[in-house]
Molecule: transfer RNA
Organism: Minisyncoccota bacterium
RNA sequence: GCGGGUAUGGUUUAGUGGUAGAAUGACACACUUCCAAUGUGUAGACCCGAGUUCGAUUCUCGGUACCCGCA
Numbered sequence: 001g002c003g004g005g006u007a008u009g010g011u012u013u014a015g016u017g018g019u020a021g022a023a024u025g026a027c028a029c030a031c032u033u034c035c036a037a038u039g040u041g042u043a044g045a046c047c048c049g050a051g052u053u054c055g056a057u058u059c060u061c062g063g064u065a066c067c068c069g070c071a
Base pairs, nucleotide, nucleotide: 001070002069003068004067005066006065007064010024011023012022013021018054026042027041028040029039030038047063048062049061050060051059
């Protein structure tokens, strides 16, 4: 330099053109003599920009970061 892939709560991930889910973690409460475990609740996310569309996390283009391969 070229090609391919990935990017979603703190972490690991699902998802699909129409409200973004789960696990784990955090916080509060309940339970307990206390801790742990358990139960209930709360907050927390679509890498960035542009385009298409009534509507984009999803489709297209460009950029960024990381991974793999080729040279």